[in-house]
């Protein structure tokens, strides 16, 4: 790199990974952030259009990576 067989270990919870532990989903699933203004729409909710703004975690926790401040 081809072939060819099997569909097995679940998946998931806003940026990576290991541990632990809550919670959801069952593949047409869960699950894909906040905020402020505009449009839209069988209309207080749903989607899109802009600005802005936090955070490697669902919780804890280590690691690794970024950010800010101080020391050396």
């Nucleotide at each position: 790199u081809g072939a060819c067989g099997a569909u097995a270990c679940g998946g998931c919870g806003a940026u990576g990974g290991g541990g632990u532990u809550c919670g959801c989903c069952a593949u047409u699933a869960a699950c894909c952030g906040c905020c402020g203004g505009g449009g839209u729409c069988u209309g207080c909710g749903a989607u899109u259009c802009c600005g802005g703004c936090u955070g490697a975690u669902g919780a804890c926790u280590c690691c690794u990576g970024u950010c800010c401040g101080g020391c050396g």

Fluoride riboswitch aptamer (crcB RNA motif) from a candidate division WS1 bacterium, 72 nucleotides, folded computationally. Its Rfam family is "Fluoride riboswitch aptamer (crcB RNA motif)". Its family is annotated with positive regulation of gene expression and response to fluoride in the Gene Ontology. It was read from a public genome assembly, where an Rfam model found it. Its mean pLDDT, the model's own confidence on a scale to 100, is 76.